Model confidence (mean pLDDT): 90 of 100. Predicted 3D model of a 350-nucleotide part of an RNA (small-subunit ribosomal RNA, central domain) from a mine metagenome. Its Rfam family is "Bacterial small subunit ribosomal RNA".
Context: one part of a larger RNA
RNA sequence: CUGGGCGUAAAGGGCGCGCAGGCGGCCUGCCGCGUGUCGGGUGAAAGCUCCCGGCUUAACUGGGAGAGGGCCAGGCAGACGGGUAGGCUUGAGCGUCGGAGAGGGGCAUGGAAUUCCGGGUGGAGCGGUGAAAUGCGUAGAGAUCCGGAGGAACACCAAUGGCGAAGGCAGUGCCCUGGCCGACGGCUGACGCUCAGGCGCGACAGCGUGGGGAGCAAACAGGAUUAGAUACCCUGGUAGUCCACGCCGUAAACGAUGUCCACUAGAUGGAGGCAGUUUCGACCCUGUCUCCGUCGCAGCUAACGCAGUAAGUGGACCGCCUGGGGAGUACGGUCGCAAGAUUAAAACUC
Numbered sequence: 001c002u003g004g005g006c007g008u009a010a011a012g013g014g015c016g017c018g019c020a021g022g023c024g025g026c027c028u029g030c031c032g033c034g035u036g037u038c039g040g041g042u043g044a045a046a047g048c049u050c051c052c053g054g055c056u057u058a059a060c061u062g063g064g065a066g067a068g069g070g071c072c073a074g075g076c077a078g079a080c081g082g083g084u085a086g087g088c089u090u091g092a093g094c095g096u097c098g099g100a101g102a103g104g105g106g107c108a109u110g111g112a113a114u115u116c117c118g119g120g121u122g123g124a125g126c127g128g129u130g131a132a133a134u135g136c137g138u139a140g141a142g143a144u145c146c147g148g149a150g151g152a153a154c155a156c157c158a159a160u161g162g163c164g165a166a167g168g169c170a171g172u173g174c175c176c177u178g179g180c181c182g183a184c185g186g187c188u189g190a191c192g193c194u195c196a197g198g199c200g201c202g203a204c205a206g207c208g209u210g211g212g213g214a215g216c217a218a219a220c221a222g223g224a225u226u227a228g229a230u231a232c233c234c235u236g237g238u239a240g241u242c243c244a245c246g247c248c249g250u251a252a253a254c255g256a257u258g259u260c261c262a263c264u265a266g267a268u269g270g271a272g273g274c275a276g277u278u279u280c281g282a283c284c285c286u287g288u289c290u291c292c293g294u295c296g297c298a299g300c301u302a303a304c305g306c307a308g309u310a311a312g313u314g315g316a317c318c319g320c321c322u323g324g325g326g327a328g329u330a331c332g333g334u335c336g337c338a339a340g341a342u343u344a345a346a347a348c349u350c
Base pairs, nucleotide, nucleotide: 003322004321005320006319007304008303012318014201015200016199017198021194022193023192025088026087027086028085029084030083031082033081034080035077036076037075038074040072041071042070048066049065050064051063052062053061054060091191092188093187094186095184096183097182098181099180103177104176105175106174107173108172109171110154115149116148117147118146119145120144121143125136126135162169163168206247207246208245209244210243211242215241216240220236221235222234223233258317259316260315261314262313263312266295267294268293269292270291271290272289273288274287275286276285299306300305323350324349325348332343333342334341335340
């Protein structure tokens, strides 16, 4: 430099923002850098190919001709790429008016339930299991009623539903705030796409400091089970789970499917708009835009399957794979308080 690939065989970065880089809509003028074309120069010798010759042949060697990736200056062309100047509105963005939503942050607040505490009633069990036992209870448990404390989570609504870039998000009200969709077609005028490095976000668990602690519950203790039982079952129970701030940066971070754009039969359901029809107004119905599903043609696929939310047909850019084990390990580097994360081999072996 190059081939084939990445849903399930090895392979899409967890997700986003974005500098450099790569790529880039329609029309016109100019430049002529890329590009093309023409002739010219250069491309030493040796070597290489062909022809002829010399050693008895060959290797070796003498002569001649040719090829040679390219490079240089010059003439010409001006489509395409590029530059430059000007214009355009369809890409992109903005505006106005509407709309839906567990999108994010903060403050406040509500009821049910569990637990604990106080009191009343009551008097022998409760609890737990396959069956039991540990455990709790006459110092009055469990049950039941009243009062109080505290923490965490929000039944029904609830969906095969919605929102978010992903992780993820659910009682209620208020405040602050991001994105999305529709209608109009007023404004800017290519302002775009992607993105190595970089920066930010990133479930759970874990870590630091301080708080909090109802329930649950690693570890731990006891009771069972068992040949044993460092388990599954039971009774307890500490970190933790919760809050604030700071770390960690991983995952079956999954649609195991990178982002963006265009194009390619249909059918059907759900969610949010708009328009039409109708109506007093609506519902229904029809059309249309956006989102979430199911089925299915062409096509694709090793098959399974995918099929306008593509795994179809093309384009732009990034990431990644290259037999199994050794190994996502060692060493080194970077990051981290640590746990560890990340980058990432080789010997050897099949």